Notes:
Predicted 3D model of a 97-nucleotide RNA (Glycine riboswitch aptamer) from a Burkholderiales bacterium. Taxonomically the source falls in Burkholderiales (Bacteria, Pseudomonadati, Pseudomonadota, Betaproteobacteria).
[in-house]
C1' cells in the first nucleotide's frame, strides 16, 4: 500500500401462488386463531447426474451442483414481513507486494 474470490453489517431493487369452506374470538366490523382442501418456490432442510476415491470384483461404498427435484418448512388480496438472487458503499481478513 493492494487486497481478488469468499465473510460480515447497511443502502436499494426483487417473483410465484385461494379475499376458498366450516367453526371460535371479536361491536353483527376489521382483523386474529384452529381444522379441511387447493396452490406457489426465491429463507432454511432433504434428493442427485457428470466426475472422482475406495475395492480383486461386485446388482457394493464414500465424496459430489443448481434457480434442477421435494415440498418438511414457509407462504398464497392490499399493506406489512420475509425473501434467492442482483447491485452501491463499507469493514475485518486470507493472501500479495
Nucleotide at each position: 500500500c493492494c487486497a481478488a474470490c469468499g465473510c460480515c453489517g447497511u443502502c436499494u431493487g426483487g417473483a410465484g401462488a385461494g379475499c376458498c369452506g366450516c367453526c371460535c374470538c371479536g361491536c353483527c366490523a376489521a382483523g386474529g386463531g384452529g381444522c379441511g382442501c387447493a396452490c406457489c418456490g426465491a429463507a432454511g432442510g432433504a434428493g442427485c447426474a457428470a466426475g472422482g476415491c475406495c475395492g480383486c470384483a461386485a446388482g457394493g461404498g464414500c465424496c459430489g451442483a443448481a434457480a434442477c427435484u421435494u415440498u418438511c418448512a414457509g407462504g398464497u388480496a392490499c399493506c406489512g414481513a420475509g425473501g434467492a438472487c442482483a447491485g452501491g458503499g463499507g469493514g475485518a481478513g486470507c493472501g500479495g507486494c
Record summary: Its mean pLDDT, the model's own confidence on a scale to 100, is 82. It was read from a public genome assembly, where an Rfam model found it.